A computed fold for a 524-nucleotide part of an RNA from uncultured Lewinella sp., annotated as small-subunit ribosomal RNA, 5' domain. The full RNA is in RNAcentral, with records from SILVA. Lineage of the source: Bacteria > Pseudomonadati > Saprospiria > Lewinellaceae > Lewinella.
Context: one part of a larger RNA
RNA sequence: GGACGAACGCUGGCGGCGGGCUUAACACAUGCAAGUCGAACGAGAAAGGAUCCUUCGGGAUCUGAGUAAAGUGGCGCACGGGUGAGUAACGCGUAGGCAACCUACCCCCAGGCGGGGAACAACCACGGGAAACCGUGGCUAAUACCGCAUAAUUGUCUGGACCUCACAUGGGGACCAGAUCAAAGGCUUCGGCCACCCGGGGAUGGGCCUGCGUCGGAUUAGCUUGUUGGUGAGGUAACGGCUCACCAAGGCAACGAUCCGUAGCUGGUCUGAGAGGAUGAUCAGCCACACUGGCACUGAGACACGGGCCAGACUCCUACGGGAGGCAGCAGUGAGGAAUCUUGCGCAAUGGAGGAAACUCUGACGCAGCCACGCCGCGUGCAGGAAGACACCCCUCAGGGGCGUAAACUGCUUUUAUAUGGGAAGAACACCCUACUCGGUAGGGUCUGACGGUACCAUACGAAUAAGGACCGGCUAACUCCGUGCCAGCAGCCGCGGUAAUACGGAGGGUCCAAGCGUUGUCC
Numbered sequence: 001g002g003a004c005g006a007a008c009g010c011u012g013g014c015g016g017c018g019g020g021c022u023u024a025a026c027a028c029a030u031g032c033a034a035g036u037c038g039a040a041c042g043a044g045a046a047a048g049g050a051u052c053c054u055u056c057g058g059g060a061u062c063u064g065a066g067u068a069a070a071g072u073g074g075c076g077c078a079c080g081g082g083u084g085a086g087u088a089a090c091g092c093g094u095a096g097g098c099a100a101c102c103u104a105c106c107c108c109c110a111g112g113c114g115g116g117g118a119a120c121a122a123c124c125a126c127g128g129g130a131a132a133c134c135g136u137g138g139c140u141a142a143u144a145c146c147g148c149a150u151a152a153u154u155g156u157c158u159g160g161a162c163c164u165c166a167c168a169u170g171g172g173g174a175c176c177a178g179a180u181c182a183a184a185g186g187c188u189u190c191g192g193c194c195a196c197c198c199g200g201g202g203a204u205g206g207g208c209c210u211g212c213g214u215c216g217g218a219u220u221a222g223c224u225u226g227u228u229g230g231u232g233a234g235g236u237a238a239c240g241g242c243u244c245a246c247c248a249a250g251g252c253a254a255c256g257a258u259c260c261g262u263a264g265c266u267g268g269u270c271u272g273a274g275a276g277g278a279u280g281a282u283c284a285g286c287c288a289c290a291c292u293g294g295c296a297c298u299g300a301g302a303c304a305c306g307g308g309c310c311a312g313a314c315u316c317c318u319a320c321g322g323g324a325g326g327c328a329g330c331a332g333u334g335a336g337g338a339a340u341c342u343u344g345c346g347c348a349a350u351g352g353a354g355g356a357a358a359c360u361c362u363g364a365c366g367c368a369g370c371c372a373c374g375c376c377g378c379g380u381g382c383a384g385g386a387a388g389a390c391a392c393c394c395c396u397c398a399g400g401g402g403c404g405u406a407a408a409c410u411g412c413u414u415u416u417a418u419a420u421g422g423g424a425a426g427a428a429c430a431c432c433c434u435a436c437u438c439g440g441u442a443g444g445g446u447c448u449g450a451c452g453g454u455a456c457c458a459u460a461c462g463a464a465u466a467a468g469g470a471c472c473g474g475c476u477a478a479c480u481c482c483g484u485g486c487c488a489g490c491a492g493c494c495g496c497g498g499u500a501a502u503a504c505g506g507a508g509g510g511u512c513c514a515a516g517c518g519u520u521g522u523c524c
Base pairs, nucleotide, nucleotide: 001524002523003522004521006520007519008518009517010516013378014377015376016375017374018373019371020370021336026334027333028332030331031330032329035075036074037073040072041071048063049062050061051060052059053058082289083288084287091214092213093212094211095210096209097208098207101206102205106202107201108200109199111194112193113192114148116146117145123138124137125136126135127134128133170190171189172188173187175186176185215261216260217259222252223251224250227249228248229247230246231245232244233243234242264286265285266284267283268279269278270277271276291312292311293310294309295308314325315324316323317322342368344367345366346365350364351362352361353360354359381412382411383410384409393402394401395400418460419459420458421457422456426451431445432444433443434442435441436440468513469512470511471510472509473494474493475492479508480507481506482505483504489496490495
């Protein structure tokens, strides 16, 4: 000099864009953060409305409505969001490999979707419990579950064969047939389903292996028994001591094994001419974790933050028998700390989940709020005005000098502030209609804005609403007076102060920055 997720002191007008628990991975009140589908399925309210009846109490039917709440089932909940504890490791980075692998949804290709059965929730009855919740018996549907019938293409090479194996249907329709109506059916279309050891291919995402690189300590020198290799078996999506039995006795290490300490890694960021050094906030990629430790289940995918089981610590409820919980999600609270924000608005946009869609959900996200925390921009006025006020204040050799064009005064402007009026873009998708065509495209129509009456524009008004901080001995730009008298004090280094201190304190003046200026801390 530069930099900062900063803090502290004094001061503080506005805007844009960013940033905001670096400490206790400490404990958490409360609300919200993952649901959705009635076009898979059974069952099914209420308020309100209409009509009819009425013994005036009310009752019946229709509607509300295949709607709410609950249940079965499907998909999602493994994404998104948080944190950095652990990890010195194939964790990360980089370059390769897998003839040793998986991949739901999506796209392309090829084929199929026939016929049966038995249950279990919900519900009903009974029972237990303070509660959480649970037990017994009975009824029932399905795209839930279980048999049966029916198979082929295909695959890393060659050859051959055996075994084995499916399923589910739902919606729309102006067509067909039929008809009093309805239901059922055909056709068509949209959506969906199935395939044994993988139907084939793609895309995407992942798994595994390897070379090289990746902090400090030798006042850590030896470490290792599933350890190193082999055979066989098991296990896995898959290779492999991954696991097991047997056999051999190996394997690593001064090119630093083992042990100890520290640490998430990277793109990057800061600095520097560079080499390098330091660093890893925000944003992005990867990894790890989810009260602590362990475990598996489900599933295409987890050993699963807002799923499960066991154990532990802690907190809460209890009728003492037993139960409930996990903010390192968004806000917020306490604690710790020098120190870090609102228990806000909205799904309008972007993105995600479900759904045919309408739509629902979304503390992701978009916005707003707080904080000079940072960067950038703007303003606090402009021009004229005296050889220069007889002002205050300061200095003085008492003549004068400084403050100083500064003020007054004259003219002008109006950013900003204030008030009034106007007022966006961000929004075309979706949906509906039409045409072509049936992937979709084109045209038309309708609807949708949290921010926000915001940005922005216009008008009115009037210099009106807006300057401080540090420093002035040298380094280092900027000097005098008074007070003090080795005192009080200053100080980054050198050093100042003991009676004329440009170094302490005050004043006048000056210098440098400026909505900031200084101090402290850390890095180069």